[in-house]
Description: Model confidence (mean pLDDT): 87 of 100. This is a predicted structure of a 111-nucleotide RNA (SAM riboswitch aptamer (S box leader)) from a Gammaproteobacteria bacterium.
RNA sequence: UACUCAUCGAGACCGGCAGAGGGAUUGGCCCUUUGAAGCCGGGGCAACCAGCGGAACUGACCACUCCGAAACGGUGCCAAGUCCAACGGGUUACGGCCCGAGAGAUGAGUU
Numbered sequence: 001u002a003c004u005c006a007u008c009g010a011g012a013c014c015g016g017c018a019g020a021g022g023g024a025u026u027g028g029c030c031c032u033u034u035g036a037a038g039c040c041g042g043g044g045c046a047a048c049c050a051g052c053g054g055a056a057c058u059g060a061c062c063a064c065u066c067c068g069a070a071a072c073g074g075u076g077c078c079a080a081g082u083c084c085a086a087c088g089g090g091u092u093a094c095g096g097c098c099c100g101a102g103a104g105a106u107g108a109g110u111u
Stems, first nucleotide, its partner, number of pairs: 002110007013042005021031003025086004043078003048074002052068004082103001087100005
């Protein structure tokens, strides 16, 4: 970099440095000098992976599967539903609403 699988309506902020942007893209709509991005320190959220316990399966064990506890292991995250829409379909009281796809994010595996 690319591919595959799973998840994405929940949850969680302070301080220091810094000084104008940020929310992936485009259009909206927002956040932001009452201080954006970024960096640092501390705090927090969360069970994806690993590890642990149990169940089921098995002659037995392992693996797979399911359940649980757990944040001193590896990641991730801490405005707004992935902020909303984008492409297709359905519905409509024409304001919208619903479903699917795509894109994106995160994790795991492969390359």
The sequence was found by an Rfam model in a public genome assembly.